[in-house]
RNA sequence: AGAGUUUGAUCAUGGCUCAGGAUGAACGCUAGCUACAGGCUUAACACAUGCAAGUCGAGGGGCAGCAUGGAGAUUGCUUGCAAUCUUUGAUGGCGACCGGCGCACGGGUGAGUAACGCGUAUCCAACCUGCCUGCAAGUAGGGGAUAGCCCGGAGAAAUCCGGAUUAAUGUCCUAUGUGGCCCUUAGAUGACAUCUGAAGAGGGUUAAAGAUUUAUCGCUUGCGGAUGGGGAUGCGUCCGAUUAGGCAGACGGCGGGGUAACGGCCCACCGUGCCAUCGAUCGGUAGGGGUUCUGAGAGGAAGGUCCCCCACACUGGUACUGAGACACGGACCAGACUCCUACGGGAGGCAGCAGUGAGGAAUAUUGGUCAAUGGUCGUAAGACUGAACCAGCCAAGUAGCGUGCAGGAAGACGGCCCUACGGGUUGUAAACUGCUUUUAUAGGGGGAUAAUAUGCGGGACGUGUCCUGUAUUGCAGGUACCCUAUGAAUAAGGACCGGCUAAUUCCGUGCCAGCAGCCGCGGUAAUACGGAAGGUCCGGGCGUUAUCCGGAUUUAUUGGGUUUAAAGGGAGCGCAGACGGCUUGGUAAGCGUGCAGUGAAAUCCGGCGGCUCACCCGUCGGAGUGCUGCGUGAACUGCCUGGCUUGAGUGAGCCGGAAGAGGGUGGAAUUUGUGGUGUAGCGGUGAAAUGCUUAGAUAUCACGAAGAACUCCGAUUGCGUAGGCAGCCCUCUGUAGCUUUACUGACGUUCAUGCUCGAAGGUGCGGGUAUCGAACAGGAUUAGAUACCCUGGUAGUCCGCACUGUAAACGAUGGAUGCUCGCUGUUUGCCUAUUUAGGUGAGUGGCCCAGCGAAAGCGUUAAGCAUCCCACCUGGGGAGUACGCCGGCAACGGUGAAACUCAAAGGAAUUGACGGGGGCCCGCACAAGCGAAGGAACAUGUGGUUUAAUUCGAUGAUACGCGAGGAACCUUACCCGGGCUUGAAUUGCAGGUGCAUGCGUCAGAGAUGGCGCAGUCUUUCGGGACAUCUGUGAAGGUGCUGCAUGGUUGUCGUCAGCUCGUGCCGUGAGGUGUCGGCUUAAGUGCCAUAACGAGCGCAACCCUUUUCCUUAGUUGCCAUCAGGUAGCGCUGGGCACUCUGGGGAUACUGCCACCGCAAGGUGUGAGGAAGGUGGGGAUGACGUCAAAUCAGCACGGCCCUUACGUCCGGGGCUACACACGUGUUACAAUGGCGCGUACAGAGCGUCGGCCGCCCGCGAGGUCGGUCCAAUCGCCAAAACGCGUCUCAGUUCGGACCGGGGUCUGCAACCCGACCCCGCGAAGCUGGAUUCGCUAGUAAUCGCGCAUCAGCCAUGGCGCGGUGAAUACGUUCCCGGGCCUUGUACACACCGCCCGUCAAGCCAUGAAAGCCGGGGGCGCCUGAAGUCCGUGACCGCGAGGAUCGGCCUAGGGCGAAACUGGUGAUUGGGGCUAAGUCGUAACAAGGUAGCCGUA
Repeated sequence: AGAGUUUGAUCAUGGCUCAGGAUGAACGCUAGCUACAGGCUUAACACAUGCAAGUCGAGGGGCAGCAUGGAGAUUGCUUGCAAUCUUUGAUGGCGACCGGCGCACGGGUGAGUAACGCGUAUCCAACCUGCCUGCAAGUAGGGGAUAGCCCGGAGAAAUCCGGAUUAAUGUCCUAUGUGGCCCUUAGAUGACAUCUGAAGAGGGUUAAAGAUUUAUCGCUUGCGGAUGGGGAUGCGUCCGAUUAGGCAGACGGCGGGGUAACGGCCCACCGUGCCAUCGAUCGGUAGGGGUUCUGAGAGGAAGGUCCCCCACACUGGUACUGAGACACGGACCAGACUCCUACGGGAGGCAGCAGUGAGGAAUAUUGGUCAAUGGUCGUAAGACUGAACCAGCCAAGUAGCGUGCAGGAAGACGGCCCUACGGGUUGUAAACUGCUUUUAUAGGGGGAUAAUAUGCGGGACGUGUCCUGUAUUGCAGGUACCCUAUGAAUAAGGACCGGCUAAUUCCGUGCCAGCAGCCGCGGUAAUACGGAAGGUCCGGGCGUUAUCCGGAUUUAUUGGGUUUAAAGGGAGCGCAGACGGCUUGGUAAGCGUGCAGUGAAAUCCGGCGGCUCACCCGUCGGAGUGCUGCGUGAACUGCCUGGCUUGAGUGAGCCGGAAGAGGGUGGAAUUUGUGGUGUAGCGGUGAAAUGCUUAGAUAUCACGAAGAACUCCGAUUGCGUAGGCAGCCCUCUGUAGCUUUACUGACGUUCAUGCUCGAAGGUGCGGGUAUCGAACAGGAUUAGAUACCCUGGUAGUCCGCACUGUAAACGAUGGAUGCUCGCUGUUUGCCUAUUUAGGUGAGUGGCCCAGCGAAAGCGUUAAGCAUCCCACCUGGGGAGUACGCCGGCAACGGUGAAACUCAAAGGAAUUGACGGGGGCCCGCACAAGCGAAGGAACAUGUGGUUUAAUUCGAUGAUACGCGAGGAACCUUACCCGGGCUUGAAUUGCAGGUGCAUGCGUCAGAGAUGGCGCAGUCUUUCGGGACAUCUGUGAAGGUGCUGCAUGGUUGUCGUCAGCUCGUGCCGUGAGGUGUCGGCUUAAGUGCCAUAACGAGCGCAACCCUUUUCCUUAGUUGCCAUCAGGUAGCGCUGGGCACUCUGGGGAUACUGCCACCGCAAGGUGUGAGGAAGGUGGGGAUGACGUCAAAUCAGCACGGCCCUUACGUCCGGGGCUACACACGUGUUACAAUGGCGCGUACAGAGCGUCGGCCGCCCGCGAGGUCGGUCCAAUCGCCAAAACGCGUCUCAGUUCGGACCGGGGUCUGCAACCCGACCCCGCGAAGCUGGAUUCGCUAGUAAUCGCGCAUCAGCCAUGGCGCGGUGAAUACGUUCCCGGGCCUUGUACACACCGCCCGUCAAGCCAUGAAAGCCGGGGGCGCCUGAAGUCCGUGACCGCGAGGAUCGGCCUAGGGCGAAACUGGUGAUUGGGGCUAAGUCGUAACAAGGUAGCCGUA
């Protein structure tokens, strides 16, 4: 210090999440020791039991119990001892009692309290203060009671009553009065005052207690001190305005009462105030502070332990006593609860320490000691002390220590994974060797220190203190610590390993089980689940959960924003408030500075020191950012004061305008009425229809009526604060601007609340109503059409008055002021000028510098640089909703949440893709043509169905005569059946046997098995080759996954694209280059150019074809020469020609003309065999489709192993209601048939191609011959000629069927081809629709080849023969390229996405009601108790009883408000892989969308 997460990617906005620290924690796993701290956060819930406040006999009367002494008696007897009993307050002491002091401290808790409660500062001339302390004075004389004890009584008990007697430091009276207090007088002093009130004088009133060891302790009065308390005030102290008004003792005065004291604290009277938007009142929550955690800080959060303050003590009220209480372990009353009871009555209060139950995720022992510290009492010893000090339990925190150290490689065994098979890893880890002993265990030492206090002795002086000696006093604890012995001996785990975030592999699982803080993992190769191995982090702990701060500048004072991300109020005026021009003098409030006080201690920081170190503790210093006081300074702010003119305003002069209000007036148009002309339609639409019209429409002419709006001018024009404003004229009202610088002299800016204005729509009342036109009706469209389109049409649209108060009320941009480069329009004013023009203001536009901005963009009209004021924002949804309140006639408006839910929502820009967006261009894409398909029959493939099996794959284009370029067996993968199991094939090792091989025979469907015969290799004699058997190691699989892969292939597409380097631009994704203009088949080229170059593609290079040249001529050729034949290059010969093979040439827009800058284009151009790529082929960029193929091959993983392997026989792949694709043959006369006649190319051939004779109608057969091929052969058909048929289901067509044959083959039944004879089906040119083709092409004709025994070939691949038509053109369909535009798409339009309905779940609003809660108000009642009155009763008296009154806790009743819970039903909302209906939005989203309104 940051990181992850919205996107295909980017930047910014913005939320969510993580890494850190912390805790009085809890839970999970684990756990050796020590020190120091800590331990009911929940039920202020209820409590059994014990303890927590007593003490003083030096106040008192006394004597229950104990001890001692005295006296008496009895017993034992040792005869003076012991025991027992009785008695005696004589002594020590002391239960209970009177009295004094304490019990108001200490300890607990945080319910209440939003308050002078707390904190801080100040004040009390308005106060009190026991014990302590200083000073002054005193301590005299009397009296009457009462408890206890005793007697009697009541009661179960608690307890109470009556009688008698008695004491005090209890209580009363009298005296004294230094003093105190009160009254009268006095009047000094003071800031000279209706104020204060000193000294002095007089009067009244008021005290006391004794004890004892005689030295002290007490007691009384007063004045001081100290300590503690009480009161007042300034400032600070949580949330809510969906709490805006509150208050009747309320605010003040006068006079009283009361109090320690002030005060409405209380009361009588008088007045009407007081508090509050600077937040009163009300509601909610909460003890406050020192401090604690976090943070760089500012802040935020918290208030447990420790300290200070407050409040409380079962709940509520009340007083008493006392120095102090309205009292935790006191009292009274009321209430609730618990307990006892003899039912009549009583008792109690753990929020003291332990402990129990309950609640809860959760928090300890019914421990020890007063040794220390402290408290109370006491002269003291001492007593008491659950305060305190210790111990126990708990990893609940912090700190420290340990669980060993060194050596040790065959890098052991084992495990696990990887591997190149050598090894690697766990790992010096272990074993083993040596060493050490903290800790542990055992034994011993240590009686250290912590310690002083008291008694006694001594000394000193200040006579109650110090010093010293001695005796006694320790819970913890026989602890800390030390020594010895033993022996590595007693001691390591938790979480994590996809990214954030350090650390990875295997197995299992298979969207299951599960994980998850966020993003997200898991659907058969999971580094994310579970296990293992290894690793990482921390370590006596480690993780999880909860909470707080941080990160979060994500509430922004430090330190944010508001054009488009959330966010400027619709606009103006303006009170409060905030802010404010130049200058003089003053003041010193803010502000700076100096000093002083305070800011308790603890805490925090630093130094030093003590526990072996550390945590911890001690000590010293600092800090504690604060408050107060006294000085001081005068720049700034404030305040007071004087001046100024530039801000602001006023005047004067000019001037502009659709500014507003009222009134008048005009023409055109529309509709309508009347009349005329006129005739059949009009109107409307994409096309129609509804509608109007022969009762005369529409059209047209004339006249009339009505209402509304103002054409042209008209414009980035003007005016207005905004909304808004438009014919012309008049009146009234408001205002900007300019010129001038006369006047005022800061009068200013902004503005919460408030007031006013405010489009359209809507509302009320009254008018008006021509047009248009929600609703409504009809007609269309459509699957539907409650819409879009059409015909009508009511509210409304218009006017007046009133209301509503909202809009995408927008510049999505609040107002004011100042400053900051320019260019160019325009409106209007002024100045200069001779015109064009120039200058200067105020507006209104465009473009741009700097700057700003996430970018788009803004840019003197800022979104720049600054100041001031206001408004508003803080993730999306829920929701501008609910509830409440305010406004409104209503509609509705304003204000305005939460639960719940998501990890995004949103902005700008980028690259793509897409559009029923645009532009340019191309392609047999359309068009123009030719021929086909779709109809028939057949062939073939596919789907489907069937089947034991009909093996598998291919499925839009890019599957379907495809893999298959040959399924009768084989192939073959499928089915049935029969066999084999190291196996059908290949191979290593070991052992045994034997040649291999051939033949025969038997069983069997065959595989196979049995039997027999023949055969008997080579050798260096070890063996080898081969075969077979056994064992063993490798097998085998057309089983799965093409979504694990390689390789190969299809398609976009032979489309012109796809990229890179450097530079430049941009924050960036990216862009530029590659865009633009022209051109091209082409990103082909030229020009231009922040680009310059380059690569893969294009083109060219390659093959073939076309022309020529050259070279070589056999098997090719034959012009010339010769020979020969029925005929033929048949022969000699030749290489001219053709041809074949090799090598070259040619074509390049090169030339000409025109156009063009150029590239290039155009031309019946020339030349040329060929002309603009001459034709064809091969060649397929980056990539797309998880395209195809695991069955061609290869290969990872998984699966089978007497079978999912393998062999064999048979069957199937050839099935057949049907559907589709691709073809063949046809439907005929451009034809069929018959006869005759001619011309190819390319390929192939000895297991072959063939020829000839003969036989057969033919397929073919026999015999002979030829060719291992430029040598021989296969070898043409259309065409052409002649004849016939004459439009018919035919002399078309040939399916199907019958019969007979041929050939191949082991074998043609399922299931071959061919031949002959006969039979002679459908079909007469094919619906919607669809396909191919632009020239040697389509069409048509035949020929060959591969596979192959044969062939289901009409298929595929080639070859040549004959040989067309048409293209105006690019509007449209399809596909593609480039540029541009929009986008809410990016799985990319086969996209995205909205709403109702249906289903489940969740939270929430309303609701007849029902049930609570806290508080207030009114009335009634009213305990205890203070106070007042009474006081004939009691008392000598003080006083009291009694009765009455005021007030109050509590109780009852009542009416309202507030706030919760629940509620049949109901409303919307949210969430939920694959429900229904439609298609609203995103592209012009197919009617542009959106806002307000009905």